[in-house]
RNA sequence: GUCCCCGUAGCUUAACUGGCUAAAGCAAGGGCGUCCUAAGCCCUUGAUAUAGGUUCGAGUCCUAUCGGGGAUA
Numbered sequence: 001g002u003c004c005c006c007g008u009a010g011c012u013u014a015a016c017u018g019g020c021u022a023a024a025g026c027a028a029g030g031g032c033g034u035c036c037u038a039a040g041c042c043c044u045u046g047a048u049a050u051a052g053g054u055u056c057g058a059g060u061c062c063u064a065u066c067g068g069g070g071a072u073a
Stems, first nucleotide, its partner, number of pairs: 001072007010026004019056001028044005049065005
């Protein structure tokens, strides 16, 4: 250089062949609880790598870029 795969919350994963307000566990913050701490329970915050395109509608399809991994000489 060429080709292939991947990119969703701080971390790990969901989201059915494009369709309702992107879901859950752990973590973080607050509360209940307890004599205190812990366990347990409740609530909250937080994400589609970036930019375009297609579409009534995009996490999902297309293009480019960025990042990671792999193959090839």